[in-house]
C1' cells in the first nucleotide's frame, strides 16, 4: 500500500417512538429519544422497493413522475492488534 477488523484509543452517527412543520403520498426538515452500524460518510444517469397519475385489468402489465444510500452496489476515509 491492500486485504481484514480487536475485550485497542480518539471519536461519530442516531432506528422504533413522541411533538413540531413540509408534501397528496411514499417520505424529508427540527426538537427529544436510542434500535443498532467499521463507513449507518458522500452518490438516484446501475438493479431493487416504495408513492402519485394515466392507460388497462384474464384483477396482471406499461408509461410518465417522485421518493427511498439503516436494501444490495458505486466512490472516499479514521485507527492498527491478530
Nucleotide at each position: 500500500u491492500u486485504c481484514c477488523g480487536a475485550a485497542a484509543a480518539g471519536g461519530g452517527u442516531a432506528a422504533a417512538c413522541c411533538c413540531u412543520g413540509g408534501g397528496u403520498a411514499a417520505c424529508c426538515a427540527g426538537g427529544g429519544g436510542g434500535c443498532a452500524c467499521a463507513a449507518a460518510g458522500c452518490c438516484a444517469a446501475g438493479g431493487g422497493u416504495c408513492c402519485u397519475u394515466a392507460u388497462g385489468u384474464u384483477c396482471g402489465a406499461u408509461a410518465a413522475g417522485g421518493a427511498u444510500a439503516g436494501c444490495c452496489g458505486g466512490u472516499u476515509g479514521c485507527c492498527g492488534a491478530a
Molecule: c-di-GMP-I riboswitch aptamer
Organism: bacterium BMS3Bbin09